[in-house]
Context: one part of a larger RNA
Molecule: small-subunit ribosomal RNA, 3' major domain
Organism: uncultured bacterium
RNA sequence: UGACGGGGGCCCGCACAAGCGGUGGAUUAUGUGGUUUAAUUCGAUGCAACGCGAAGAACCUUACCUGGACUUGACAUGUUAGUGAAAGAUCUGUGAAAGCAGUUCCUUUUUUAUGCUUGCAUAAAAACACUAUCACAGGUGAUGCAUGGCUGUCGUCAGCUCGUGUCGUGAGAUGUUCGGUUAAGUCCGAUAACGAGCGCAACCCCUAUCUUUAGUUGCCAGCACGUAAUGGUGGGGACUCUAGAAAGACUGCCUGGGUUAACCAGGAGGAAGGUGGGGUCGACGUCAAGUCAGUAUGUCCCUUAUGUUCAGGGCUACACACGUAAUACAAUGGAAUAUACAAAGGGUUGCGAAUCCGCAAGGUGGAGCCAAUCCCAAAAAAUUUUCCUAAGUUCAGAUUGCAGUCUGCAACUCGACUGCAUGAAGCCGGAAUCACUAGUAAUCGCGAAUCAGCAUGUCGCGGUGAAUACGUUCCCGGGUCUUGUACA
Numbered sequence: 001u002g003a004c005g006g007g008g009g010c011c012c013g014c015a016c017a018a019g020c021g022g023u024g025g026a027u028u029a030u031g032u033g034g035u036u037u038a039a040u041u042c043g044a045u046g047c048a049a050c051g052c053g054a055a056g057a058a059c060c061u062u063a064c065c066u067g068g069a070c071u072u073g074a075c076a077u078g079u080u081a082g083u084g085a086a087a088g089a090u091c092u093g094u095g096a097a098a099g100c101a102g103u104u105c106c107u108u109u110u111u112u113a114u115g116c117u118u119g120c121a122u123a124a125a126a127a128c129a130c131u132a133u134c135a136c137a138g139g140u141g142a143u144g145c146a147u148g149g150c151u152g153u154c155g156u157c158a159g160c161u162c163g164u165g166u167c168g169u170g171a172g173a174u175g176u177u178c179g180g181u182u183a184a185g186u187c188c189g190a191u192a193a194c195g196a197g198c199g200c201a202a203c204c205c206c207u208a209u210c211u212u213u214a215g216u217u218g219c220c221a222g223c224a225c226g227u228a229a230u231g232g233u234g235g236g237g238a239c240u241c242u243a244g245a246a247a248g249a250c251u252g253c254c255u256g257g258g259u260u261a262a263c264c265a266g267g268a269g270g271a272a273g274g275u276g277g278g279g280u281c282g283a284c285g286u287c288a289a290g291u292c293a294g295u296a297u298g299u300c301c302c303u304u305a306u307g308u309u310c311a312g313g314g315c316u317a318c319a320c321a322c323g324u325a326a327u328a329c330a331a332u333g334g335a336a337u338a339u340a341c342a343a344a345g346g347g348u349u350g351c352g353a354a355u356c357c358g359c360a361a362g363g364u365g366g367a368g369c370c371a372a373u374c375c376c377a378a379a380a381a382a383u384u385u386u387c388c389u390a391a392g393u394u395c396a397g398a399u400u401g402c403a404g405u406c407u408g409c410a411a412c413u414c415g416a417c418u419g420c421a422u423g424a425a426g427c428c429g430g431a432a433u434c435a436c437u438a439g440u441a442a443u444c445g446c447g448a449a450u451c452a453g454c455a456u457g458u459c460g461c462g463g464u465g466a467a468u469a470c471g472u473u474c475c476c477g478g479g480u481c482u483u484g485u486a487c488a
Base pairs, nucleotide, nucleotide: 001488002487003485004484005483007482008481009480010479011478012477013476015472016471019436021434022433023432026327027326028325029324030323031322032321033320034318035317042053043052064313065312066311067310068309069308070307073136077135078134080132081131082130083129084128088105089104091102092101093100094099109126110125111124112123113122114121115120138302139301141300142299143298147296149291150290151289152287154285159198160197161196162195163194164193165174166173167172177190178189179188180187204279205278206277207276209247211245212244213243214242215241219236220235223234224233225232250273253267254266255265256264257263329429333388334387335386336385338383345376346375347374350369351368356363357362395426400421401420402419403418404417405416406415442464443463444462445461446460447459448458
């Protein structure tokens, strides 16, 4: 100087407390461990691995296994020799395919030279391909403890340092401590320190209010026209909205407190008040943290195989254990019926309307739309009326049987969905444990990426919309000053 303490002081955080809803019990989905297996490819492992890499394993993907093939190679550049226009297409045998062995069609691109019959012949070169050869290619082989880059974490915690000066023999100290204050090393005051840098904050984006500009595909108050009805039409820019530009919030004003400070408490006005609410943004560093399987890369290793290719299988196994979710156990409910109100997205290899068929999944159909125009599209909880009456039920829906639909060469291993039948566990969950402080929790649906198909996952969007916080003794984590130490 640090680190540590079941030392002390001060302070903070959904850390506890106060609440609310879960997890832990059930079934299913999914990931992991384990076991099994020819293979169940590999990585991730306390917090910070386990719905993680994977924004989507039937083939492909695919790295694994079994078997069949190839060897300058699936891919790149060059060397030497030979053949051939190149390129492309067809067919046959064998085969699971790949491959191997053959066959046919097509038939001369460019430049130069020579000959000359002036558009043909010959020669050379170029380009390209194939065969052979050599350099090499190739490797999801090893090492993340050789690395770059990127990322997680402490932590959006308030810290981490430097120059000069001063103090100390020196390691170092001071500054950065102290008194206040703040979300903040934020600011004020004091001060052997005076300044400065990286962080904090602000600048950026979204959102909440208003003004203005612009009105098409959006809107419709007033004026007309028209319809069974509809901004449907003329028209209009008022309103909503869209998207550009401005304004607005700064402790600016008032009262009180405070050191006449920083700042704090209350109030006014205001759409918004003390960082208004979100996001982006992550200091010096820590964990030899993670990644050689995104890519890059040193070294080592393989080179008729650890490379390449094909078919089938596997990654989907199943006495079991754990994590994360979905659905329930019902009456604040279930079923039927009628009727409202969103936002944000996507669409030409696409979204696909009306119509008709089917109980339905879906089929038919093809209008319109490269989209504020058309489509996906029905929002669902909510509300209305009726039934159910406390039951393993009109709760719950697992499992299984049969019959179908769709995608796709192909749904057996191993897809999703529909109908009928079947109707399991489950009556609120032990010890323990998690999230959340407001448009939040809880609850309800909608969309997108990936994607032929496949979502209870992920990322977004809006609808309805709570309870509680006395407080900081305790648990956990962190900051700061101080103290002890046989630790570095």